[in-house]
RNA sequence: CACUGCUCAGGGCAAACCCAUCGAAAGGUGGGGGCGCAAAGCUACCGGUCUACAGGGAGAUUUCCUAUGACAGCGGGGUUGCCAGU
Numbered sequence: 001c002a003c004u005g006c007u008c009a010g011g012g013c014a015a016a017c018c019c020a021u022c023g024a025a026a027g028g029u030g031g032g033g034g035c036g037c038a039a040a041g042c043u044a045c046c047g048g049u050c051u052a053c054a055g056g057g058a059g060a061u062u063u064c065c066u067a068u069g070a071c072a073g074c075g076g077g078g079u080u081g082c083c084a085g086u
Base pairs, nucleotide, nucleotide: 002086003085004084005083012037013036017032018031019030020029021028022027035073041079042078043077045076046075047074048071049070050069055065056064057063058062
């Protein structure tokens, strides 16, 4: 430096659910929790998914469109990195 994650150390992160809080929502943040994770670190660049306050179109009290909002624990890319093995 490259590949790999069968084995070791220190450990790290934290799904569902519950509480608080921010948000129109999706969702975020903090606490509890622990399904899982070798990048479950970071990044919306590509694809995808979710939401639709405002805006717009139908219409008649409903419905459709739309990301400028979100998801990195959906896949890919970019980037940084612990330990071990080869």
Molecule: c-di-GMP-I riboswitch aptamer
Organism: Pseudomonadota bacterium